The prediction has a mean pLDDT of 82. Predicted 3D model of a 471-nucleotide part of an RNA (small-subunit ribosomal RNA, 5' domain) from an uncultured Coriobacteriaceae bacterium.
Context: one part of a larger RNA
RNA sequence: GGAUGAACGCUGGCGGCGUGCCUAACACAUGCAAGUCGAACGGUUAAACCGGCUUCGGCCGGAAAUAAAGUGGCGAACGGGUGAGUAACACGUGACCAACCUGCCCCGCGCACCGGGACAGCCCCCCGAAAGGGGGAUUGAUACCGGAUACUCCGCCGGGCCCGCAUGGGCCCGGCGGGAAAGCUCCGGCGGCGCGGGAUGGGGUCGCGGCCCAUCAGGUAGUGGGUCGGGUAGAGGCCGGCCCAGCCGACGACGGGUAGCCGGGUUGAGAGACCGACCGGCCACAUUGGGACUGAGAUACGGCCCAGACUCCUACGGGAGGCAGCAGUGGGGAAUAUUGCGCAAUGGGGGCAACCCUGACGCAGCAACGCCGCGUGCGGGAGGAAGGCACUCGUGUCGGUACCUGCAGAAGAAGCCCCGGCUAACUACGUGCCAGCAGCCGCGGUAACACGUAGGGGGCGAGCGUUAUCC
Numbered sequence: 001g002g003a004u005g006a007a008c009g010c011u012g013g014c015g016g017c018g019u020g021c022c023u024a025a026c027a028c029a030u031g032c033a034a035g036u037c038g039a040a041c042g043g044u045u046a047a048a049c050c051g052g053c054u055u056c057g058g059c060c061g062g063a064a065a066u067a068a069a070g071u072g073g074c075g076a077a078c079g080g081g082u083g084a085g086u087a088a089c090a091c092g093u094g095a096c097c098a099a100c101c102u103g104c105c106c107c108g109c110g111c112a113c114c115g116g117g118a119c120a121g122c123c124c125c126c127c128g129a130a131a132g133g134g135g136g137a138u139u140g141a142u143a144c145c146g147g148a149u150a151c152u153c154c155g156c157c158g159g160g161c162c163c164g165c166a167u168g169g170g171c172c173c174g175g176c177g178g179g180a181a182a183g184c185u186c187c188g189g190c191g192g193c194g195c196g197g198g199a200u201g202g203g204g205u206c207g208c209g210g211c212c213c214a215u216c217a218g219g220u221a222g223u224g225g226g227u228c229g230g231g232u233a234g235a236g237g238c239c240g241g242c243c244c245a246g247c248c249g250a251c252g253a254c255g256g257g258u259a260g261c262c263g264g265g266u267u268g269a270g271a272g273a274c275c276g277a278c279c280g281g282c283c284a285c286a287u288u289g290g291g292a293c294u295g296a297g298a299u300a301c302g303g304c305c306c307a308g309a310c311u312c313c314u315a316c317g318g319g320a321g322g323c324a325g326c327a328g329u330g331g332g333g334a335a336u337a338u339u340g341c342g343c344a345a346u347g348g349g350g351g352c353a354a355c356c357c358u359g360a361c362g363c364a365g366c367a368a369c370g371c372c373g374c375g376u377g378c379g380g381g382a383g384g385a386a387g388g389c390a391c392u393c394g395u396g397u398c399g400g401u402a403c404c405u406g407c408a409g410a411a412g413a414a415g416c417c418c419c420g421g422c423u424a425a426c427u428a429c430g431u432g433c434c435a436g437c438a439g440c441c442g443c444g445g446u447a448a449c450a451c452g453u454a455g456g457g458g459g460c461g462a463g464c465g466u467u468a469u470c471c
Stems, first nucleotide, its partner, number of pairs: 001471004006467005013374006019367002021332001026330003030327003035074003040071002044067001049062005081285003091209007100202002105198007113147004123136005153178011183190002211257003218248003223245008260282004264275004287308005310321004338364001340363003346360001347358004415460005420441003426455005436443002
């Protein structure tokens, strides 16, 4: 000198675009953050409407619509948060899987036949303070089950052809065995099943790469390998039995400390050094630890079970909870915002759609936290920033905002640091090794350009200084 997610002191007019718990992965009141589909299903239901009846209170029937719960489907594994753990194939990069999976979507081929029994809800009964639970009776389906068809799929057997990087892989033919389905409709359509392919997303393996300590030197028993099996989508000591005795290590094993990694950011002429906030990719975690269930996908932040700590309710028998989602509270701290508006846009889930949901997101609010621009009388000069940008249509949270017009009145807007040398800017008074200054050298003991005040001056300017940290 540059830089910062900054803080502190003094000061403070406006706008645009960004950024804003770096500390306690401390504890959390309250609200909201994931639902949707009546064109899968059975039943129930308010007002209004139509028809009939009426003792004018209303009742009955109908069609449509609406609402709540239930069965069923899809979603809830995305999106959003955080960085605790992790020195690891976690990440980056390159390669491989002849050892794998992939719902919704796209393409192709083929198919959808015949039956059955239940269970929620509703109703009745019972237990419980509650959370909830038990029994009985009844019912529908795109829920569940049985059978048929399939020979493309899976398993076994036989034959033929082709190929490869080892185990081996691919195609064709034949035989035996096994395996599917669902309907709804506003008649436009939306769906169902099998197989093959694609796309997307994932899983696995390996080479190489990126911290400190040797005042950590030896480490290892499923350890290293083989074999037989189990398990998995799948290879594998992943797991179990048996057998062998190996395997890793100064090219740093093992141990300890520290740390999410990267694209990138800061600085520097570069080499490098330091960092990983915002945005994007990957990983890990969701009160602590463990476990599985469902599912195409989780070992699942707003699912389940068990254990621990903590908080709350209780009729003392027993229950409920998890903000590292958005806001907000306490606490910690030098320090970090509103319990705002909207789904108009972009995107996501559901739905044929209308539409519903969406604290993702779009906006607004607070903060000179940063960058950029502007203003604080006029003229002149210099220069063109941050950030953006094809065109068209529709819509509009922002918002009566920007912008325009009128009226008023110099009216509403300047500070901060410094002036001994380094370093740009000097005099006077006060003080008298006192009070004080100070980044280094050093100033002050009676003429102090160095302390304090004033005048003057220098620098920057809605900022200016200080502190901390990096280069």